[in-house]
Context: one part of a larger RNA
RNA sequence: UGACGGGGACCCGCACAAGCGGUGGAGCAUGUGGUUUAAUUCGACGCAACGCGAAGAACCUUACCAGGCCUUGACAUCCUGAUGACCAUUCCGGUAACGCGGAACUCUCUUCGGAGCAUCAGAGACAGGUGGUGCAUGGUUGUCGUCAGCUCGUGUCGUGAGAUGUUGGGUUAAGUCCCGCAACGAGCGCAACCCUUAUCUUUAGUAGCCAGCACGUCAUGGUGGGAACUCUAGAGGGACUGCCCGGGAUAACCGGGAGGAAGGUGGGGAUGACGUCAAAUCAUCAUGCCCCUUAUGACCAGGGCUACACACGUGCUACAAUGGUGGGUACAGAGGGCGGCUACCUGGCGACAGGAUGCAAAUCUCGAAAACCCAUCCCAGUUCGGAUCGGAGUCUGCAACUCGACUCCGUGAAGUUGGAUUCGCUAGUAAUCGCGCAUCAGCCAUGGCGCGGUGAAUACGUUCCCGGGCCUUGUACA
Numbered sequence: 001u002g003a004c005g006g007g008g009a010c011c012c013g014c015a016c017a018a019g020c021g022g023u024g025g026a027g028c029a030u031g032u033g034g035u036u037u038a039a040u041u042c043g044a045c046g047c048a049a050c051g052c053g054a055a056g057a058a059c060c061u062u063a064c065c066a067g068g069c070c071u072u073g074a075c076a077u078c079c080u081g082a083u084g085a086c087c088a089u090u091c092c093g094g095u096a097a098c099g100c101g102g103a104a105c106u107c108u109c110u111u112c113g114g115a116g117c118a119u120c121a122g123a124g125a126c127a128g129g130u131g132g133u134g135c136a137u138g139g140u141u142g143u144c145g146u147c148a149g150c151u152c153g154u155g156u157c158g159u160g161a162g163a164u165g166u167u168g169g170g171u172u173a174a175g176u177c178c179c180g181c182a183a184c185g186a187g188c189g190c191a192a193c194c195c196u197u198a199u200c201u202u203u204a205g206u207a208g209c210c211a212g213c214a215c216g217u218c219a220u221g222g223u224g225g226g227a228a229c230u231c232u233a234g235a236g237g238g239a240c241u242g243c244c245c246g247g248g249a250u251a252a253c254c255g256g257g258a259g260g261a262a263g264g265u266g267g268g269g270a271u272g273a274c275g276u277c278a279a280a281u282c283a284u285c286a287u288g289c290c291c292c293u294u295a296u297g298a299c300c301a302g303g304g305c306u307a308c309a310c311a312c313g314u315g316c317u318a319c320a321a322u323g324g325u326g327g328g329u330a331c332a333g334a335g336g337g338c339g340g341c342u343a344c345c346u347g348g349c350g351a352c353a354g355g356a357u358g359c360a361a362a363u364c365u366c367g368a369a370a371a372c373c374c375a376u377c378c379c380a381g382u383u384c385g386g387a388u389c390g391g392a393g394u395c396u397g398c399a400a401c402u403c404g405a406c407u408c409c410g411u412g413a414a415g416u417u418g419g420a421u422u423c424g425c426u427a428g429u430a431a432u433c434g435c436g437c438a439u440c441a442g443c444c445a446u447g448g449c450g451c452g453g454u455g456a457a458u459a460c461g462u463u464c465c466c467g468g469g470c471c472u473u474g475u476a477c478a
Stems, first nucleotide, its partner, number of pairs: 001478002003475003007472002010469004015462002019425004026317008034308002042053002064303002067300002070297001073126001077125002079122006091101001092099002107116003128292002131290003137286002139281003142277001144275001149188006155164003168179003194269004199237007209226002213224003240263001243257005319418001323377006335366003340359002344355004384415001389410007431454007
C1' cells in the first nucleotide's frame, strides 16, 4: 500500500422487512449427472454449467459406432503422359459409395510451334485432421457491475515503499455539485449528446382517414369529393429546479406549490472505466508447438446423439365454481408472405383436400384470447384433470420402424394446493390472456426473442441475512 475481521462509523441495492405469485409434492416437456451401450460425438460445472453452444439431430446435419470402400486423396498449387472433351443419359452387378462393359454426344484460341480448359493415368512436393494443448496465443464473451470508481502531469511532504490531490463539512442516482484544504490541473468512467415512448405545432395526403356536402347500397369510405379528425413520417417546439414559498452556510441542494401532456435523471433502451477470476471458447474463426499421414484423412448405406433401476436444474399442464362445458357477441399491437400468405366456394365430424381469387402488400392475406351476455353443471376424483394405451386417419418429406407433428373415436392414470427450503417482482410492474417472428420441407417450441389486452397488493423501516461503496481501526496474510 492492499487484502481480511463472527472490529467500528456512514450509505446503497427486491438485500431483508411489508405484500403478490411461484419452486420443492403430481403428470409431462426439456437440459444435466449417473448407469447402460458397438456408439449413446464434443464442450459448458457455485453465484457467472444444467430449455447453455443448439435461431430446429428421421436421412442430411454429424463430429460418434459397427460394416463396406479410397490412398496425391472430397478440397488447393505445381510437373509428366494420354485423350478432346467433360458433364449428362441408358444397360449390367451392388443397399450405396463404386466397379465393369456398351451406346450416343463432343472443346476454345492460334503466329500452326503451341497455349488455355476438362477428364483419365502416373510421380512426388503436398493436401487433409471437429486430433492434443484456452495453463503457449489472437479475437470474442461472461462476471463483479451501469457498481462509482480507476489513474496521470506538475508541485509539495517522506531516507524510502509511498502519501497528498481522491481526505474533511454538506449534497447527489453518481469522484454529482458546493464549501474548505499543499495542492493546482487533466484523462478514462458518471451525466449529456443517440434511439424509442408520452404532448403540441408545421409540412405532406396514398394503399391510410371521413367531420361537413352529394350519389349509391340489404349493408360496407363503396363512389364523387374533402384535408378537418385519426394515422403515417419528415422538420421543429416543449422540461431548464425556469417561476413562487419555506429550509439550508447567503452555496450546492432539499421539502412544498403553481402552471403544464409530462417535474426534478419523465418511462424504457443502447452505452459496461482501470481491472478481477491462468473464468469460458484451439468445435465459429485465426494461430505457435506437438501428434496422425493406405489414416486420427476421404466417401457410402445403416445405427446412435431420442437408451433408462435412479438423482438434480429449468419449464408446461393441473388439482377446479374468481371454475368446466355449450351457444351468442365485441375490442389489439407488432410482425410475416411468391418453392409464399391465401379471401371465397365445394367435400370432410376434423386434421385437411379439390377448385378459385387477390397480394412482392398502410391496397390482398395470415387473424386474437381472456372479457361480456344467456344456459347448464352443484363440490364429486366430478361435465375437474388430462397422462397413458387401443383403433382409424391427415400432412410434410426419397423415406416417419428405431425417431415427426396434427386430427377423430374410445381409454381415462397421478393429482384435492405440495416438508425442510428456495425464487421472481415496486406500476402499466407482478399476475393473467392470447398474437407474431427467427431457425425451418416437416417438427418433438411447453424453449428463445418480441407484441399488445385485462390489470393489482405492499414498502413502518434498516436491527438482522446477502452483495456492494466510502472513511477509520487491528495485523496470523501478500
Predicted 3D model of a 478-nucleotide part of an RNA (small-subunit ribosomal RNA, 3' major domain) from an uncultured bacterium. The full RNA is in RNAcentral, with records from ENA and SILVA.